[in-house]
Molecule: nadA riboswitch
Organism: Acidobacteriota bacterium
RNA sequence: GGCUGCAACAUCCCCGUGGAUGGUUUUUCACCGCGCUUCGGCAGAGAUGCCAGCCCGGAAAAAGAACGCAUCCGCUGCAGCC
Repeated sequence: GGCUGCAACAUCCCCGUGGAUGGUUUUUCACCGCGCUUCGGCAGAGAUGCCAGCCCGGAAAAAGAACGCAUCCGCUGCAGCC
């Protein structure tokens, strides 16, 4: 110098450290499906139709934070090998 394994130090145990990627979770936005709503609106003689709102479920995009999640790279320390 290179390679491999490990984390002693730790306010039970686990957890060396920085970064990247992915994942989990939350929020927002529009989308799809079901239901509710004349004590919301419009049209209509009426049945009813359209729009808005509320609730539930689904998948998709963006953003922020956290994570005892995974992988990779670098660094710190210990040990072994070349």